Record summary
Predicted 3D model of an 88-nucleotide RNA (Glycine riboswitch aptamer) from Actibacterium sp. 188UL27-1.
RNA sequence: CACGACAGACCGGGAGAGUGCGGGAAAACCCGCCGCCGAAGGAGCAAUCGCCCCGAAAACUCUCAGGCAACCGGACCGGUCUGGCGUU
Repeated sequence: CACGACAGACCGGGAGAGUGCGGGAAAACCCGCCGCCGAAGGAGCAAUCGCCCCGAAAACUCUCAGGCAACCGGACCGGUCUGGCGUU
């Protein structure tokens, strides 16, 4: 120098589900009620694996949280830069 994975920043893409009903002067806001969604976060599980009376995962499951017009957010994917680590 190049390559690899990891972490962070920036840019781009990024789904699902009622702009439900009532009240509050009006509202996409607040409160209450009902119905729904899963891809922030959180929690749970294996016939698999292991150091095996126990432990460990997810895009699976649950919806506590979050969300159900737009905006914001958004797992994940791609690109650029930075950082240390590893290999040669």

Its Rfam family is "Glycine riboswitch aptamer". A reference for the family is Mandal et al. (2004), "A glycine-dependent riboswitch that uses cooperative binding to control gene expression", Science. It was read from a public genome assembly, where an Rfam model found it.